[in-house]
RNA sequence: CAGGCAGAGCGGGUGGUCGCCGUCCGCUUCGGCGGAGGGAGGAAAGUCCGAACACCACAGGGCAGCGUGCUUCCUAACGGGAAGGAGGGGUAACCCUACGGAAAGUGCCACAGAAAACAAACCGCCCCGCUUGCGGGGUAAGGGUGAAACGGUGGAGUAAGAGCCCACCGCUUCGAUGGUGACAUCGAAGGCACGGCAAACCCCACGCGGUGCAAGACCAAAUAGGCUCCAUUCGGGGUGGCCCGUCCCGCCACGUCUAGCGACGGAGAUGGAGCGGGUAGGUCGCUGGAGGACCGGGGUGACCCGGCCCCUAGAGGAAUGACCGCCACCCGCCUCGCGCGGGUACAAGAUUCGGCUUACAGCUCUGCCUGGCGC
RNA sequence: GUGGGUAUAGCUCAGCUGGUAGAGCGCUGGAUUGUGGUUCCAGUGGCCGAGGGUUCGAAUCCCUCUACCCACCCCA
Numbered sequence: 001c002a003g004g005c006a007g008a009g010c011g012g013g014u015g016g017u018c019g020c021c022g023u024c025c026g027c028u029u030c031g032g033c034g035g036a037g038g039g040a041g042g043a044a045a046g047u048c049c050g051a052a053c054a055c056c057a058c059a060g061g062g063c064a065g066c067g068u069g070c071u072u073c074c075u076a077a078c079g080g081g082a083a084g085g086a087g088g089g090g091u092a093a094c095c096c097u098a099c100g101g102a103a104a105g106u107g108c109c110a111c112a113g114a115a116a117a118c119a120a121a122c123c124g125c126c127c128c129g130c131u132u133g134c135g136g137g138g139u140a141a142g143g144g145u146g147a148a149a150c151g152g153u154g155g156a157g158u159a160a161g162a163g164c165c166c167a168c169c170g171c172u173u174c175g176a177u178g179g180u181g182a183c184a185u186c187g188a189a190g191g192c193a194c195g196g197c198a199a200a201c202c203c204c205a206c207g208c209g210g211u212g213c214a215a216g217a218c219c220a221a222a223u224a225g226g227c228u229c230c231a232u233u234c235g236g237g238g239u240g241g242c243c244c245g246u247c248c249c250g251c252c253a254c255g256u257c258u259a260g261c262g263a264c265g266g267a268g269a270u271g272g273a274g275c276g277g278g279u280a281g282g283u284c285g286c287u288g289g290a291g292g293a294c295c296g297g298g299g300u301g302a303c304c305c306g307g308c309c310c311c312u313a314g315a316g317g318a319a320u321g322a323c324c325g326c327c328a329c330c331c332g333c334c335u336c337g338c339g340c341g342g343g344u345a346c347a348a349g350a351u352u353c354g355g356c357u358u359a360c361a362g363c364u365c366u367g368c369c370u371g372g373c374g375c
Numbered sequence: 376g377u378g379g380g381u382a383u384a385g386c387u388c389a390g391c392u393g394g395u396a397g398a399g400c401g402c403u404g405g406a407u408u409g410u411g412g413u414u415c416c417a418g419u420g421g422c423c424g425a426g427g428g429u430u431c432g433a434a435u436c437c438c439u440c441u442a443c444c445c446a447c448c449c450c451a
Base pairs, nucleotide, nucleotide: 001371002370003369004368005367006366007365008364009363010362012327013326014325015324016323017322018321020039021038023036024035025034026033027032041346045357046356048355049354050353051352052351053212054211055210056209060244061243062242063241065208066207067206068205069204070084071083072082073081074080085099086097087096088095089094100203101202105201106200107197108196109195122143123142124139125138126137127136128135129134130133151169152168153167154166155165170192171190172189173188174187175186176185177184178183216284217283218282219281226275227274228273229272230271231270232269233268235249236248237247238246252266254265255264256263257262277450278449291310292309294307295306296305297304298303328344329343330342331341332340333339376447377446378445379444380443381442382441385400386399387398388397394431401419402418403417404416405415406414424440425439426438427437428436
């Protein structure tokens, strides 16, 4: 200097004129006026996860269902993060993984191919017979098919071959050492054999009560707590499905019939359906938080502990806007000057927070790798 | 805010239990007819909404994104 890898940050600033919203203080003729301070994001987005908080007397147990899936740690928790392990990609820095189990069981592997899972002989190789081109036997090393063919390379052996045998890999089991652990290294023995797919059903381990700020709390107003029908009334109902448990309500007493059992009607309760009526108002929830900055300590790190300082939108049909000038950045032109012109991304809160995913013009910083040149 | 659904040829829809995409209508040409229609024959046209992943292979299974549609929420 060129190319690449990983991480972090900014993403406009400033002055003036008018306009908007909240809080606090003072004044007020209650209309408002004056002053001080504050007023969007790294994603506010998608609504994909997790929670805080609120309400619900199945929040207790179980089934179904759903979620996660290597190990250890962090966190309020998570499907998130950190550090490692294994496998894979890359010359490397680094990157990717939906990464438990295929001997618990069931299922799929089309077409091609002899054969796709306790399989098999198309070509080929070898041996024998013989009618010279057929038959029988052996073989799975070579070739073909395919994504994948029941270990790989080399040697010895054989009629030709084959883990038949041997060496080195690979695989299984056991042991030792190191590590919290996933695992790694070494050694011994061994049948030399147990394909793939679980983002196939499933098995295993761990976890999950539901609904959600349109949650919910309070106040006020108005009407018709109206009418009809069905089911039940030794049962019915209970915040997603089912069961057990548990809780709440009801089990009335009135009439008629009956010798009695009991039946019918009525009343009340629960659930459902339909018709009709009223109101669509106001206040709160609504911002002080698992909060932030700085310093010190612990830890490889994510983070944790301590000290001290700070308060940063709370709208309510929904506030941040408009204009002018200067500066910053980028692009083009040019007479190379504080010249001229143009442009500056993605985009805006609605209970709050921790993440994930997606969009993004341009700029800045740090560390590392490879190649070239020079000293 | 919550729950559910759709996207395939010019149009309306099948296919989704993974094996390489179909039907009807439409369009073009021919036959038939004096001409048109009907009818018959032949043909035509698809990056299965977009991107990525699993697998030998994806319209189909999984994840992310885009567009559109439907339902729900007061009182007694």
Overview: Predicted 3D model of RNase P RNA and transfer RNA as a complex of 451 nucleotides. It holds a member of the Rfam family "Bacterial RNase P class A". Clan: RNaseP clan. From the family's description: Ribonuclease P (RNase P) is a ubiquitous endoribonuclease, found in archaea, bacteria and eukarya as well as chloroplasts and mitochondria. The coordinates come from a structure-prediction model, not an experiment, and the mean pLDDT is 76.